[in-house]
RNA sequence: GCCUGGAUAGCUCAGGGGUAGAGCGCGUCCUUGGUAAGGACGAGGCCAUGGGUUCAAUUCCCAUUCCAGGCU
Numbered sequence: 001g002c003c004u005g006g007a008u009a010g011c012u013c014a015g016g017g018g019u020a021g022a023g024c025g026c027g028u029c030c031u032u033g034g035u036a037a038g039g040a041c042g043a044g045g046c047c048a049u050g051g052g053u054u055c056a057a058u059u060c061c062c063a064u065u066c067c068a069g070g071c072u
Base pairs, nucleotide, nucleotide: 001071002070003069004068005067006066007065010024011023012022013021018055026042027041028040029039030038048064049063050062051061052060
C1' cells in the first nucleotide's frame, strides 16, 4: 500500500428498513435471626463520526477514525 471483518447498556454479545434486546453487573423491595442463593420491579443506549438513498436508517450505500486478521 491492498483486501476482509468489526465498532450497539458498565462488560460480553444479539438484532440487518417501521420508536433497541438478552446474559452478567448496578439500584430498590420481598424472602432469612443474619448472609449466600432465589424472586419482583427499575435505572442505564444521540446504535463510532460525517454525508447519501428512503415517507421512514442501528439496519442499505459512500467516506473518515479506531480495532482485529490476511496478502505483497

This is a predicted structure of a 72-nucleotide RNA (transfer RNA) from a Candidatus Omnitrophota bacterium. Its Rfam family is "tRNA". Its family is annotated with triplet codon-amino acid adaptor activity in the Gene Ontology. The family's RNA type in Rfam is transfer RNA. The prediction has a mean pLDDT of 82. Taxonomically the source falls in Candidatus Omnitrophota (Bacteria, Pseudomonadati).